Model confidence (mean pLDDT): 85 of 100. A computed fold for a 140-nucleotide RNA, annotated as FMN riboswitch aptamer (RFN element). It matches the Rfam family "FMN riboswitch aptamer (RFN element)". Its family is annotated with FMN binding in the Gene Ontology. Of the family's consensus pairs, 100% are formed in the model.
RNA sequence: GAGCGUCUUCGGGGCUGGGUGAGCCGGUAACGGCAAUUCCCGACCGGCGGUAAAGCCCGCGACUGACCCGCGCUUGCGUGGGUCACUGACACGGUGAGAGUCCGUGGCCGACAGUACAGUCUGGAUGAGAGAGGAUGCUG
Repeated sequence: GAGCGUCUUCGGGGCUGGGUGAGCCGGUAACGGCAAUUCCCGACCGGCGGUAAAGCCCGCGACUGACCCGCGCUUGCGUGGGUCACUGACACGGUGAGAGUCCGUGGCCGACAGUACAGUCUGGAUGAGAGAGGAUGCUG
């Protein structure tokens, strides 16, 4: 240094900008006040492995759905494990041996539930996880 086992640590970022006003509150009324990180404008963010350095190239994870098995019970729900499905978005110019990855320019995308319609708020989640590191044992 390699393979395998055990243990352990780590393992997702981002609007306190402006406008509008669905609603709500007060008032007899005229009208006044509150009101969207969701709408409009603007701003901002980018999990893991591979590869010339990647949100938008290939693959993986997560989310969501279905099914199977174990356990629990309030019998269709909770919980643990597994299998399958689903799974967004880029071009041009430059440099170079090599870049859909760098540099320049202009674009685009972003689970579910809640709520005034959410990539950025709240929640499942002090969860799970691709994977990254450390310790230790065995093997040749």